[in-house]
Context: one part of a larger RNA
């Protein structure tokens, strides 16, 4: 619980697409369902309410009288919602031709580095550490030189720089292929904007099957420290990390800030285009940074609102118990979604 909120106190769905539902631009014309207004009919009476009046008052009790308001019948009324019809271009969108991007998905290819592996060369130490051990090396190790496997991530560029719905995206070059943005002209004519369920996507980890395995590296093992050390620190070193096709669907999925759309001082950087085009200035989309009003409980925010509105949608309503038990739903499991109470302060 018809209230008031949701950056940081409880509270924005992890993100999209979209159905049903809410809401919707300007014009005129008609009809008149919603409205507004008029008669009428009804809503018994008691009761409430306004006023007389009887009981000594008063409670009580009788009379009278009024509004308001709900339904149902009949008339006006046409600004606004709604409907039909019939137009517009401002919202949204298509087309033309150019620019810009780590936007996705296949596929080739390159060059540092690592490890190993053969072979020269050379000789005793390497290697780690706060110091050390475990490890490694004369069966010749590290170093160094040449040749070859392997997988795995792309140094400079590189930036508070792009791109993407969000996770998230970085060598280079081929195809395939999705968004957005600016200038013009031209075309459709509201075609919008959100969105409960549904669908799709969605990091890391984990799972399944069949590959791959150089680095690192959960568990593990051994060496140190310690009182102890199931840790930090060293040597190792399994799963995994990689790849393919399926599956989990969860994160501080964070700008802890829905989502669209209007309006509200200025400075200052940047990317991308475009206009005067020498310099410089100006315009429009993004992305920072300072900041006035404003808002804020303070921090802060501040045209990328947390300012001023309007739509629609999710959520929250003390703290623990508890994201817990039960159901049901989903999933190979591991969990996931959905989600209480009693008890207690």
């Nucleotide at each position: 619980u018809u209230g008031g909120g949701c950056g940081u106190a409880a509270a924005g769905g992890g993100c999209g697409u979209g159905u049903a539902g809410g809401c919707g631009g300007c014009a005129u014309a008609u009809g008149a369902a919603g409205c507004u207004u008029g008669g009428u009919g009804u809503g018994a009476a008691a009761u409430a309410c306004u006023u007389c009046g009887g009981c000594u008052u008063a409670a009580c009790c009788g009379g009278a009288g009024g509004g308001g308001c709900g339904c149902g019948c009949u008339g006006a009324g046409a600004a606004c919602u709604g409907a039909u019809a019939u137009g517009c271009u401002g919202g949204a969108g298509u087309u033309u031709g150019g620019a810009a991007g780590g936007g996705g998905g296949a596929g080739u290819u390159a060059g540092a580095a690592u490890u190993c592996c053969u072979a020269g060369u050379g000789u005793a130490g390497g290697g780690g550490u706060g110091a050390a051990a475990u490890c490694u090396g004369u069966a010749g190790a590290u170093a160094u030189u040449a040749g070859g496997a392997a997988g795995a991530a792309u140094a400079c560029c590189g930036g508070a720089g792009g791109c993407g719905a969000a996770g998230g995206c970085g060598a280079a070059c081929u195809c395939c292929u999705g968004g957005a943005g600016a200038a013009a002209a031209a075309c459709u004519g509201a075609c919008g904007c959100u969105g409960a369920g549904g669908c799709g996507c969605g990091a890391a980890a984990g799972c399944g099957u069949g590959g791959g395995g150089a680095g690192c590296g959960a568990a593990c093992a051994g060496g140190a420290u310690u009182a102890g050390a199931u840790a930090c620190c060293c040597u190792g070193g399994u799963a995994g990390u990689c790849c393919a096709c399926g599956c989990u669907g969860u994160a501080a999925a964070c700008g802890a800030u829905g989502u669209a759309c209007a309006c509200u001082a200025a400075g200052u950087g940047u990317u991308u285009g475009g206009g005067g085009c020498a310099a410089c200035c100006c315009c429009a989309a993004g992305u920072g940074c300072u900041g006035a009003a404003g808002c804020g409980g303070a921090c802060g925010u501040g045209a990328u609102a947390a300012g001023u509105g309007u739509a629609c949608c999710g959520c929250c309503u003390g703290g623990g118990g508890a994201g817990u038990a039960u159901g049901c739903c989903u999933g190979c499991a591991a969990g996931g979604g959905u989600g209480a109470a009693a008890c207690u302060c």
Model confidence (mean pLDDT): 89 of 100. Predicted 3D model of a 345-nucleotide part of an RNA (small-subunit ribosomal RNA, central domain) from an uncultured bacterium. It matches the Rfam family "Bacterial small subunit ribosomal RNA". The full RNA is in RNAcentral, with records from ENA.